[in-house]
RNA sequence: GUGCCUGUAGCUCAGCUUGGAUAGAGCGAUAACCUUCUAAGUUAUAGGUCGCAGGUUCAAAUCCUGUCAGGCACG
Repeated sequence: GUGCCUGUAGCUCAGCUUGGAUAGAGCGAUAACCUUCUAAGUUAUAGGUCGCAGGUUCAAAUCCUGUCAGGCACG
């Protein structure tokens, strides 16, 4: 330099193929209940400009372009 893969909550990921109702799960965090206390258990709550920018569209995490970061292969 070229090609491919990945980037979504504090962490690990789903959702992308086929655009559509308020973006979800587990773990974790906080609070309450329970318990003599802790752990476990139950319930609730908070937490996201979907890497960034632009474009297409009535509508974009999803499609297109550029770009950044990480990884793999080739040279």

A computed fold for a 75-nucleotide RNA from a Nanobdellati archaeon, annotated as transfer RNA. It matches the Rfam family "tRNA". It is annotated as a transfer RNA. The prediction has a mean pLDDT of 80.